[in-house]
Context: one part of a larger RNA
């Protein structure tokens, strides 16, 4: 000096309280362990592995396994030779290839033509060399998590100490904050806090088409005329700073109320993550030392596994009903996407969907709401739930057996609010209710966003955790 302590003092957080809703019970879904398996690729394991890497495994991906096949090789630079090689056809095969046919160099210099130089571009040799999703995250870089947006972590010159080291950074108030005051052997200063930076809450002014529609005309429609006032797009500005009043405070910094205001004290939200710690995590992003493979541990490929299935946990989904289930009924949003694209609209079909097709590289045209109204069921395993299975389809793609996603009919399991235990949340949140977008032929209960309706608590006595001082210490 630190780290402990079932020592003290103070403080702080959905930490407990006070509540809403959940999970833990049931069906699925996904990911994990285990177990099987030719193979179930790998990697991640308290928090801080387990809907994680993976923003999407039928094949491809893919790294596994299993038959069959290559050896300078799938892709690269150098070196020597010979010119063709590819597409297409045909034959053999599971393809990967193999074997045959068909075609046969190109450019620039050169020369009457050619020979001959260089270069392209194939094939063939030979050797430095390619190539390893083999090991080592405990060799490493680069990137992340995690304490934790906690409020701390240092230095510099001085001063005390014989030194480790101490001051400063301790006290006293205050603050979300080592935020700021006032005090002091300290006086500065540096990374962090703050603030500058985006979105959002209010006006101003400019600008008016794809937006808008008050007035005037006009239609089936803002549909045309006409207008840019509103709405709203998107530039540039205005506003909030305890500035103002009163009280309180130590005349301080500050707290309390109030006033004006679209907004009051960090306006809400987001980007930002300090010295460091955990030999956390990543050699399967990518880079990389040092090891091991080199007719294989490299590469091509065919089916197959990653989808298995007594079980246990994790993290969703639909549910057990009436605040609900049918059915009717063209109410009302915001982010977004859309050319091998999104499709109005008309006709087929119950329905997935198909045909035909207008319009849009989009404020112009699409995709495009759902809780909500109204009716009806009357408390049952039901007009609840919706698993399982069956027949029939439809779409995406060479291909839906293994192992895709809808659609109809027809079946109708469990489950009647869930034990110890435990999780999320304090406002436009939680809980509800839909909609987009990435991936993506095809597959979303995941994840990212986005809107709609919209509550309950107002405290610090304990339990976790942090953050300061101060005590003990038999650990460093």
């Nucleotide at each position: 000096u630190g780290a402990c302590g079932g020592g003290g003092a103070c403080u702080c957080g959905c930490a407990c309280a006070a509540g809403c809703g959940g999970u833990g019970g049931a069906g699925c879904a996904u990911g994990u362990g285990g177990u099987u398996u030719a193979a179930u690729u790998c990697g991640a394991c308290g928090c801080a592995a387990c809907g994680c890497g993976a923003a999407g495994a039928a094949c491809c991906u893919u790294a596994c396994c299993u038959g069959g096949g290559c050896u300078a090789g799938a892709a690269u630079g150098c070196c020597u030779c010979u010119g063709a090689c590819a597409a297409c056809c045909c034959u053999a095969g599971a393809g990967a290839u193999a074997g045959g046919g068909c075609c046969u160099c190109c450019a620039a210099g050169g020369u009457a033509a050619a020979a001959c130089u260089u270069g392209g571009c194939a094939g063939a040799g030979u050797g430095c060399a390619a190539g390893g999703u083999g090991c080592u995250g405990c060799a490493u870089g680069g990137c992340u998590g995690u304490c934790g947006u906690c409020a701390g972590c240092u230095c510099g010159u001085g001063u005390c100490g014989u030194g480790a080291g101490a001051u400063g950074u301790u006290g006293g108030g205050u603050u979300a904050a080592g935020u700021c005051c006032c005090g002091c052997a300290a006086c500065g200063a540096g990374c962090g806090c703050a603030a500058c930076c985006c979105c959002u809450a209010u006006c101003u002014u400019c600008a008016g088409u794809u937006g808008c529609c008050a007035u005037c005309a006009u239609u089936g429609a803002g549909u045309u005329g006409g207008g840019c006032a509103c709405u709203c797009u998107g530039a540039a500005g205005a506003a909030a700073c305890u500035g103002c009043c009163g009280g309180u405070g130590a005349c301080a910094a500050g707290c309390c109320g109030g006033a004006g205001g679209a907004a009051g004290g960090c306006g809400g939200g987001g980007a930002u993550g300090a010295c460091g710690u955990c030999a956390a995590g990543u050699c399967c992003u990518c880079a990389u030392g040092g090891c091991c493979c080199u007719u294989a541990c490299g590469g091509g490929u065919u089916g197959g596994g990653c989808u298995a299935c007594a079980c246990a946990c994790a993290u969703g989904c639909u549910a057990c009903a009436a605040u609900g289930g049918u059915g009717g009924u063209g109410a009302c949003a915001a982010u977004g996407g859309g050319g091998a694209g999104c499709g109005a609209g008309g006709c087929g079909g119950c329905g997935a969907c198909g045909c035909c097709a207008a319009g849009c590289c989009a404020a112009u045209c699409u995709c495009a709401a759902a809780a909500g109204c109204c009716a009806u069921c009357u408390c049952a395993g039901u007009u609840c739930g919706g698993a399982u299975u069956g027949c029939a389809c439809u779409c995406u793609g060479c291909a839906a057996c293994u192992c895709g996603a809808g659609u109809g009919c027809a079946u109708g399991a469990a489950g009647u609010u869930g034990g110890a235990a435990u999780c999320g949340c304090u406002a436009g949140u939680a809980a509800u209710c839909g909609u987009g977008g990435a991936u993506c032929a095809g597959c979303a209960u995941g994840c990212c966003a986005c809107g709609g309706u919209g509550a309950u608590a107002c405290g610090u006595u304990c339990c976790c955790g942090g953050g300061c001082c101060u005590u003990g210490c038999a650990c460093a």